[in-house]
RNA sequence: CCGUGCUAGGCGGGGAGCUCGUGGUGCCCUGUACCCCAAACCCACGUAUGGGGGGCUGAAUCCCCGUCCGAGGCCACGGUCGACGUGAGGAAGGCGACCCGAUCGCCGACGUCGAGGGCCGGGUCCUGCGCAACGGAAUCCCGUGAACCGAGUCAGGUGCGGAAGCAAGCAGCUCUCAGCGGGUCCUUCCGUGUGCCGCAGGGUCGCCUGGCCUGAGCCGACGGCGGGCUGCGCGCUUCACGGCGCCUGGUCGACGACGGGUGCACGG
Numbered sequence: 001c002c003g004u005g006c007u008a009g010g011c012g013g014g015g016a017g018c019u020c021g022u023g024g025u026g027c028c029c030u031g032u033a034c035c036c037c038a039a040a041c042c043c044a045c046g047u048a049u050g051g052g053g054g055g056c057u058g059a060a061u062c063c064c065c066g067u068c069c070g071a072g073g074c075c076a077c078g079g080u081c082g083a084c085g086u087g088a089g090g091a092a093g094g095c096g097a098c099c100c101g102a103u104c105g106c107c108g109a110c111g112u113c114g115a116g117g118g119c120c121g122g123g124u125c126c127u128g129c130g131c132a133a134c135g136g137a138a139u140c141c142c143g144u145g146a147a148c149c150g151a152g153u154c155a156g157g158u159g160c161g162g163a164a165g166c167a168a169g170c171a172g173c174u175c176u177c178a179g180c181g182g183g184u185c186c187u188u189c190c191g192u193g194u195g196c197c198g199c200a201g202g203g204u205c206g207c208c209u210g211g212c213c214u215g216a217g218c219c220g221a222c223g224g225c226g227g228g229c230u231g232c233g234c235g236c237u238u239c240a241c242g243g244c245g246c247c248u249g250g251u252c253g254a255c256g257a258c259g260g261g262u263g264c265a266c267g268g
Stems, first nucleotide, its partner, number of pairs: 001268006009057003012030004020046005034054004063261006072252005078247002081245002084242007093234001094232003098228004104223002107220002110217001116214009125202006131195002133192006140183005150175004158167003
């Protein structure tokens, strides 16, 4: 160096997640890579590199180590960069409600049988006074009205007196006080959500109305325009928060590239 037969090793790896921790099933990446059994309210295990059974390959393209590259994942706050969502605020755009103004358009009503305007008055309004009405009270009139404590007259009876007579006085009758009932023509006072009432004064924004002058417009609805105020928050904008994307830093890192390393027996 060649041949034959073997052995270690290999026949996928990684990220996140789960877990006290490790590996696996499941998810994602890589990219092609033996088979079977079980495994998310999970399976196996405790420092191993999944567990159990079988098969293939085998010292190098294939196994082991190092460096580089870097798919992809994860973490961080940062850039507050980008689009988005939510909330709060602003508001000069937008849309809407209401009010005002002048002019334009259009429609309608009224108008030379006089629009609108100007001047002079009256009413409506307020105050005072008067008058009237109504209500109340007083006065007035009528009636009634006192067991005794009002008046007159006082039968009977009583008291005093020798008598003549005198005195007080109940009932009755008459009259009357306070009071009560009715009337209210007249008189007085008070009051009033009273008045086609009168007088005087004030006010006169509006409305109604009379007279005079002038002589063609004036009013209403709608639309456009301008202004005010207000609502919404469509668009705009500020702030906060949220997840996403991009950038930055860190970490793990498949595939791949390069370099290095690794046997045993027999025969020639």